[in-house]
RNA sequence: GGGGUCGUAGCUCAGUUGGCAGAGCGUCUGAAUGGCAUUCAGAAGGUCGCAGGUUCGAUUCCUGUCGGCUCCACCA
Numbered sequence: 001g002g003g004g005u006c007g008u009a010g011c012u013c014a015g016u017u018g019g020c021a022g023a024g025c026g027u028c029u030g031a032a033u034g035g036c037a038u039u040c041a042g043a044a045g046g047u048c049g050c051a052g053g054u055u056c057g058a059u060u061c062c063u064g065u066c067g068g069c070u071c072c073a074c075c076a
Stems, first nucleotide, its partner, number of pairs: 001072007010025004019056001027043006049065005
């Protein structure tokens, strides 16, 4: 220098043929219990790495870019 892959909630990840963003765990609140455990119910939490483009509409398509992993090439 070139290619591949990943980047989505605090953590681990899902979500494709573009149409209001999800699960488990964790956190908070409430109920059951004598009770911090446990079970159940509910809630909060996201500029979908960043910037542009296409589109009525983009996590999804296109371009650039940053970071992680990896392969190849180059130098020695």
Molecule: transfer RNA
Organism: Verrucomicrobiia bacterium